The part of an RNA shown here (large-subunit ribosomal RNA, domain VI) has 266 nucleotides and comes from an uncultured Clostridia bacterium.
It matches the Rfam family "Bacterial large subunit ribosomal RNA".
The sequence was found in a public genome assembly.
Context: one part of a larger RNA
């Protein structure tokens, strides 16, 4: 565009797609069977392999704007304190996030039609014959059932709520145009989302991000200043000071201001 006004939200499920693997042990039972040696079917249980999706509590890995030590040279005038550069200057730890080698959890159970194979009853062809009418049993396969998508399914579905029945033109009307309803949309603040695009949460009747402020978490006893020490260094203040992303709390800071689409039905 359409789907016989215009929306919001919830769906049904035609069709499509996925997934589907398999070891080993234990009971049954040292039983049936077999002279013996060996040794089951069926039935239950119990654990893995690989493969697949999800996720990060835990164990771990990473974490270039966190901490902390530490070397060489330069700055800040100079001692202390700190910065820049040296692979991220080298080293030790590490929040979120992202991961596997880490958790979890899945292939299951049932139906139905049937393959090969076995039937039942049965003549043709007085017998026999699973078949020629008829009628059963049967698979890791096939349809469903599980899980994902999904009304352009044009055969365009359902339900619920919500806006209402405005003005010009036109011949009353078909219709055309304008300005609203409801509701969306640009714009902004951004993330559980992302290449753009979308999606998602918010826009002061606000906690959407930033910042403040408390807290986890991390790093490990900052600077200062008093003592001891001839000094390197040590004790005290002090589990101390810093701390991305993590959790809350607070309009202080930005989300202001505005624009634009958007029904009149049969």
């Nucleotide at each position: 565009c359409g789907g016989a006004a215009g929306a919001u939200a919830u769906u049904u499920g035609a069709a499509g797609g996925g997934a589907g693997c398999u070891g080993u042990c234990c009971u049954u039972a040292g039983u049936a069977c077999g002279a013996g040696a060996g040794g089951a079917c069926c039935a239950g249980g119990a654990u893995g392999g690989a493969c697949a999706u999800a996720c990060c509590g835990a164990u771990g890995g990473u974490a270039a704007a966190u901490c902390a030590g530490u070397u060489g040279u330069c700055a800040u005038a100079c001692c202390a304190a700190u910065g820049g550069c040296a692979u991220a200057g080298c080293u030790g730890a590490g929040u979120a996030g992202c991961u596997a080698a880490g958790u979890a959890u899945g292939g299951a159970u049932g139906g139905g039609a049937u393959a090969a194979a076995c039937g039942c009853u049965g003549a043709a062809a007085g017998c026999a014959u699973c078949u020629a009418a008829g009628u059963g049993u049967g698979a890791a396969g096939c349809c469903c059932a599980c899980c994902c998508u999904a009304a352009g399914a044009u055969a365009a579905g359902a339900u619920a709520u919500c806006u209402c029945a405005u003005a010009u033109c036109g011949u009353u009307a078909a219709g055309a145009u304008a300005g609203u309803a409801a509701g969306a949309u640009u714009c902004c603040a951004u993330g559980u989302a992302g290449a753009c695009u979308a999606c998602g949460u918010g826009g002061u009747u606000g906690a959407u991000a930033g910042g403040u402020u408390g807290g986890a978490g991390g790093u490990g006893u900052a600077a200062g200043u008093a003592c001891a020490g001839u000094a390197a260094u040590g004790u005290a203040u002090u589990g101390a000071g810093c701390u991305g992303a993590c959790c809350a709390a607070u309009a202080c800071u930005a989300a202001u201001a505005a624009a634009u689409c958007g029904a009149g039905g049969g």